[in-house]
RNA sequence: AGAGUUUGAUCCUGGCUCAGAUUGAACGCUGGCGGCAUGGCUAAAGCAUGCAAGUCGAACGAGAACCAGGCUUCGGCCUGGGGACAGUGGCGAAAGGGCGAGUAACGCGAUCGAACGUGCCCCGAGGUGAGGGAUAGCGUCGGGAAACUGGCGGUAAUACCUCAUGUGCUCUUCGGAGGAAAGGCUUGUCCGCCUUGGGAGCGGCGAUCGUCCUAUCAGGUUGUUGGUGAGGUAAAGGCUCACCAAGCCGAAGACGGGUAGCGGGUGUGAGAGCAUGACCCGCCGCAUCGGGACUGAGACACUGCCCGGACUCCUACGGGAGGCUGCAGCGACGAAUCUUCCGCAAUGGGCGAAAGCCUGACGGAGCAAUGCCGCGUGUGGGAUGAAGCGCCUUCGGUGUGUAAACCACUGUCAGGUUCCAGAAACACUGAUCAGAACCAAAGGAAGGGCCGGCUAACCUCGUGCCAGCAGCCGCGGUAAUACGAGGGGCCCAAGCGUUAGGCGGAAUCACUGGGCUUAAAGCGUGCGCAGGCGGAUUGGCAAGCGUCUUGUGAAAACCCACGGCUCAACCGUGGAAUUGCAGGGCGAACUGCCAGUCUUGAGGCAGGUAGGGGUCAACGGAACUGUCGGUGGAGCGGUGAAAUGUGUAGAUAUCGACAGGAACGCCGGUGGCGAAGGCGGUUGACUGGGCCUGUCCUGACGCUCAGGCACGAAAGCGUGGGGAGCAAACAGGAUUAGAUACCCUGGUAGUCCACGCCGUAAACGAUGUGCACUAGAUCGCAGGGGCUCUCAUGUCUUUGCGGUCGAAGGAAAACCGUUAAGUGCACCGCCUGGGGAGUACGGUCGCAAGGCUAAAACUCAAAGGAAUUGACGGGGGCUCACACAAGCGGUGGAGCAUGUGGAUUAAUUCGAAGCAACGCGAAGAACCUUACCUGGGUUUGACAUGCACGGAUUAACUCUGUGAAAGCAGAGCCACGCCCUUUGGGUGGAACGUGCACAGGUGCUGCAUGGCUGUCGUCAGCUCGUGCUGUGAAGUGUUGGGUUAAGUCCUUUAACGAGCGAAACCCCUGCCGUUAGUUGCCAGCGAGUAAAGUCGGGGACUCUAGCGGGACUGCCGGUGUCAAACCGGAGGAAGGUGGGGACGACGUCAAGUCAUCAUGGCCUUUAUGCCCAGGGUGUCACACGUGCUACAAUGGUCGGGACAGAGCGACGCGAGACAGAGAGGUUGAGCAAACCGCACAAAGCCGUACCCAGUUCGGAUUGGGGUCUGCAACUCGACCCCAUGAAGUUGGAAUCGCUAGUAAUCGCGUAUCAGCUACGACGCGGUGAAUACGUACUCGGGGCUUGUACACACCGCCCGUCACACCAGCCGAGCGGGGGACGCUCGAAGUCGUCUCGCUACAGAGGCGCCUAAAGUAUCCUUCGUGAGGGGGGUGAAGUCGUAACAAGGUAUCCGUACCGGAAGGUGCG
Repeated sequence: AGAGUUUGAUCCUGGCUCAGAUUGAACGCUGGCGGCAUGGCUAAAGCAUGCAAGUCGAACGAGAACCAGGCUUCGGCCUGGGGACAGUGGCGAAAGGGCGAGUAACGCGAUCGAACGUGCCCCGAGGUGAGGGAUAGCGUCGGGAAACUGGCGGUAAUACCUCAUGUGCUCUUCGGAGGAAAGGCUUGUCCGCCUUGGGAGCGGCGAUCGUCCUAUCAGGUUGUUGGUGAGGUAAAGGCUCACCAAGCCGAAGACGGGUAGCGGGUGUGAGAGCAUGACCCGCCGCAUCGGGACUGAGACACUGCCCGGACUCCUACGGGAGGCUGCAGCGACGAAUCUUCCGCAAUGGGCGAAAGCCUGACGGAGCAAUGCCGCGUGUGGGAUGAAGCGCCUUCGGUGUGUAAACCACUGUCAGGUUCCAGAAACACUGAUCAGAACCAAAGGAAGGGCCGGCUAACCUCGUGCCAGCAGCCGCGGUAAUACGAGGGGCCCAAGCGUUAGGCGGAAUCACUGGGCUUAAAGCGUGCGCAGGCGGAUUGGCAAGCGUCUUGUGAAAACCCACGGCUCAACCGUGGAAUUGCAGGGCGAACUGCCAGUCUUGAGGCAGGUAGGGGUCAACGGAACUGUCGGUGGAGCGGUGAAAUGUGUAGAUAUCGACAGGAACGCCGGUGGCGAAGGCGGUUGACUGGGCCUGUCCUGACGCUCAGGCACGAAAGCGUGGGGAGCAAACAGGAUUAGAUACCCUGGUAGUCCACGCCGUAAACGAUGUGCACUAGAUCGCAGGGGCUCUCAUGUCUUUGCGGUCGAAGGAAAACCGUUAAGUGCACCGCCUGGGGAGUACGGUCGCAAGGCUAAAACUCAAAGGAAUUGACGGGGGCUCACACAAGCGGUGGAGCAUGUGGAUUAAUUCGAAGCAACGCGAAGAACCUUACCUGGGUUUGACAUGCACGGAUUAACUCUGUGAAAGCAGAGCCACGCCCUUUGGGUGGAACGUGCACAGGUGCUGCAUGGCUGUCGUCAGCUCGUGCUGUGAAGUGUUGGGUUAAGUCCUUUAACGAGCGAAACCCCUGCCGUUAGUUGCCAGCGAGUAAAGUCGGGGACUCUAGCGGGACUGCCGGUGUCAAACCGGAGGAAGGUGGGGACGACGUCAAGUCAUCAUGGCCUUUAUGCCCAGGGUGUCACACGUGCUACAAUGGUCGGGACAGAGCGACGCGAGACAGAGAGGUUGAGCAAACCGCACAAAGCCGUACCCAGUUCGGAUUGGGGUCUGCAACUCGACCCCAUGAAGUUGGAAUCGCUAGUAAUCGCGUAUCAGCUACGACGCGGUGAAUACGUACUCGGGGCUUGUACACACCGCCCGUCACACCAGCCGAGCGGGGGACGCUCGAAGUCGUCUCGCUACAGAGGCGCCUAAAGUAUCCUUCGUGAGGGGGGUGAAGUCGUAACAAGGUAUCCGUACCGGAAGGUGCG
């Protein structure tokens, strides 16, 4: 100090989330020791039991047990000591301890103050004389279950009373009056007592300031506010009462509601703040709930009293008792919080002269990892990196791991033994803690979370949108570093995580320190009270302000220094700090206040001036509709096209007259006026404001403005008019799947006027008002001035207003820019994630519609702004292509072939799926192929490699049996190399057998992949380096102007270059040259034949195949930017790329292929492998694609005769000959081929007959007979011959190819191949057209631009109703509870008053009265719960209806309002 998350990416806005420190915590897993702290936050709900306040015999009387002495009738009595229990009396019990319910208050805090009190304590003065009567205890007699209590008798005091004195004290009319005491013992400089002055400390009271949320609480108050008098109190005071007055408080928030003890401090934070108030300290309040007083120095009293209520307990039913929010403890509540411990040894408190007693205050211990701090679980050596175990694996490894073993050592803690300084000052005592030495012994002591990013840490397996994870983003649908496990790692460590809370990060409420054109946010506009702020100058004051000083700001805490526990936590001492408040002195610049002066702000005055500024009235023409009349005669009107409508009863059209209402053309304009809304014919009346000039007057009179008041488009409302046109609603006609719309025909409110309401708009410049400052340029409007001799005009200048462009600057950017969104000041309004919602409830305004004010629950991780790149548009403009058009020929109809779908089947193996699957993989399915099916068989295997064993038996070969074959079984036969070699032995590798590793898979995943391929597309694009621009994504370059087939080239240019593509280079072809001349050729010469380059020869020609040349816009003219280039021409075989081919940029389609091949993972292993036979891939109601053959005369048949190219051939091509009608057969020359063969090319040409018909067209189908290949043609081959002769007469909607040697048409060849379903595919040549005006339209492509809410990119996005499930809140007949207010009734205890009784006196008893707690009753306010039902809202992988919005979203959208409609929505007006 930041980070993650909105997007394809970017910047910004903005929320959500995380990392930190923290806690009186809780929960999960784990847990060795010690120190110091802390520990019922919930039920201020209830409590069993014990303890927590007593003490004093030196205030008093009495006096048990017991002891001593005496007496005794042995029952006991007397005296003395003793002093229990209890009583009188004194002091204490008002402290200490607990808790935070109540309290928003003089309660607390800070600082001041005056009208007070004060036991014990300290200092001072004075006094302490004389008397008296009671009473408890006690005794006795009673009542009662008990608690308790009555009568009688008698007793003491430091208890009570009277008198005296009275310094001082109190009162005073200054004469005077009132008014006290207590004694005790240990006899003292004793302890007390009384009066009084002072002090200390403590307390009561008052003032100022501060002290939470809510205005959806706006008015509150009757002892209320003040006065006079009285009462009361320790004391001021409406504290109380009587009378008088009518005040007092409140927007700086009264009153009401909610919540809450306050402070020192504590947590966090850089700070300012924010949050908090456990433990410790101070203050307040409370003590079961409510009321009350008594006593006392002090209480309205936690463990006192009285009364009322609730609750609990006892009871003999008549009555009684009680109060843990003291310490422990119990149950209950709750996520959750301890021992019914020890001790008064220390500190402190009460009483006492003291000893001492009491003390759950306190000191300690116990329990709890609740927190903080410290320590330990060993230390050093030790590599074979052991074994074992685990993990991964590329088989190499790697982890455990110096870890262990082993060697050496140490002794903290826990354990044991012995001793004892210290806390302990202090003599005795001492709960508990602490300390020292020694012994033994590595022994007893490690876990938790995490490992996708944020955020340190990664692999394997399992799982397969399941199970699960998750703080946010998000993981999981078969290769999950995100789930679970294992291994490994990271972070902390006696803890680690989770949950919860506050602070931080969050500048995300912004004082420090934010914003408001478009992200949330400027009130629709003005006037203006309060408030805030305010020009120049002089003097004064000193409130603010500055400085110095004094008091205070308790201690503790925080911070600093030093010190004490071995360190630390912890503790001690000192300092600093406590930023504050108050008193005093000084200062006077600034603000303020008082007094004076000034003119520049503001206003006035005078003279001009422009204007749709406002209100009222009058008038005008054009148009429209209607009425009347004339002309006229069939339609008119309306639309994309129509129809509804209207018209022979005369429309439309046209002419004339009249009537009516509304709006004002041209001028007219980013022109004018107004505060805004808004304002437009002409004239008049009345009236508001602005501007200019003059600088005469006033002298700060100003700016802003919460509330308030006024104005305020359209729609709408009320009353009364008016109503031509237009036109919500409504009706009809169309459109449509529907059409509650768009279009059309009608049409009512309304639109208009007057008066009164409403008060809202995207009321917009989405920009509050005012003032000042900060470059300019230019245009317009309204004025003034200067110059041009004057005028017009021009030009310069000045003021105000209205626009455009721009410097600086600002801004996220777009943009703004003297009319600021710049720089400042003043004041107001408003914002704080999206949805819920501008909604509910409440209040208020309104006739209503509705307006204003304005939440929450719940839900999401976004919602947004600007800009960027794409993609898209039923956006625009440019451009290309057999894209259309112009043509030629087809397909779609028929038959057949072939592929596919579907159906079928034991199987019909698999793949390909719009273009870009479908004569495709397949350039050859009868067996094989073959992957499928049925059946038979086989298991180290049909194939590869390695190891071990066996051993010459086997294998191979021959034969036999069985079988459909594969196979199985059997017989025969018998080797090879090497060594020692004597028969023979040993050994080895092939092969075989057995066994183990393994093989095998056309099994799955093309969405795990490589490679290859298709497609956009032979389209002209796609990028990079450096530079420049931009915060950035990105742009520029690559855009613009031309040009091209082309990002081809030129030019312009913040770009300059470059790369991949295009082109070129390569191949074929077209012309020429040259070289070479066999197997090719043959002009000339010679030979020769029936003929023939047949032969000798020849290289001329053709040709063959090598090498060269040739074409480059090179030349001419024109156009063009002095360009590129285009057009035309010449020459040329060829002309602007000559024609064709190969060649395919960055990328797109998770395109295709795991079945060519390769390959990760998964699956299978007597089978999903392998072998074999047969079958299937060839089925067939049907549908589609691609083809062939046709439908005929530009034809078919027959006959004659001509001209290619490119290929292929030895398991081959096969001449010729012979036989056959033919397929073919027999024989076989020649030829590894420019030599021989396939091999006759066909169309064409010449001739013949056919005569328009289902034919001499067409050949399907079927019957019969053959040929060939092959082990084998049944399923299921081709061919030949004879016979048969089907559909079909040019093909609906629709659709395909082709721009020249092309289409069309004709044949020929080849691959595969035994043969062939080839009509396919790939090649070859022959003959050989038509048309293209052109780019509006269809499909596709390129580039520019525009809009966008799209980015999975329009096959996108997205709205509302309805249906279903769940959730929260609102309304709701009501029902139930809490709180509060007021009226009335009743009224305990008690103070006070008064009366009676009583009393020497102090007491005491009773009656009445005022006040009054609780209770009752009635009304109202408020809050919570619940509620049939109702209305909307939110959420929810795949529901229904439509298509509203985003592109011109297909009717531009949106806002306000009104009406209407299943719904989005539609329509009217602005």
Molecule: small-subunit ribosomal RNA
Organism: marine sediment metagenome